[in-house]
RNA sequence: UCUUCAGGGUCAGGUGAAAUUCCUUACUGGCGGUACAGUCCGCGAACCCGUUUAAAUCAGUGAAUGGGCCGAACCGGUGAAACUCCGGUACCAACGGUAUAGUCCGGAUGAAAGAAGG
Numbered sequence: 001u002c003u004u005c006a007g008g009g010u011c012a013g014g015u016g017a018a019a020u021u022c023c024u025u026a027c028u029g030g031c032g033g034u035a036c037a038g039u040c041c042g043c044g045a046a047c048c049c050g051u052u053u054a055a056a057u058c059a060g061u062g063a064a065u066g067g068g069c070c071g072a073a074c075c076g077g078u079g080a081a082a083c084u085c086c087g088g089u090a091c092c093a094a095c096g097g098u099a100u101a102g103u104c105c106g107g108a109u110g111a112a113a114g115a116a117g118g
Base pairs, nucleotide, nucleotide: 001118002117003116004115005114012024013023014022026103027102028093029092030043031042032041033040038091039090047068048067049066050065051064052063053062054061073089074088075087076086077085095106096105097104
């Protein structure tokens, strides 16, 4: 410097005119670090506010870029070492849409932490 890859998940039942959204239940877990991690440390994404730039101007949009925000775990056991393993019991999950959504639809055939290869 180029190429490729890079997010999973409501079975079953109840109420209702209507819910994969409520209730019971079921299920899922990005990337790097570290004794193997959704809950530690760090990062990405999403969300919010700006700056620069392009076409006459404004709005909007695209590109580049700065800042903000950014969820949730304890107990016991093993061990030299684990908030990571084993056992147990908990908890968390952007925005817009729709009967209230971590799981449906949408921005997204996007972006990206990063991984692999040439």
Notes
A computed fold for a 118-nucleotide RNA from a sheep gut metagenome, annotated as FMN riboswitch aptamer (RFN element). The sequence is in RNAcentral, with records from MGnify. It matches the Rfam family "FMN riboswitch aptamer (RFN element)". Its family is annotated with FMN binding in the Gene Ontology.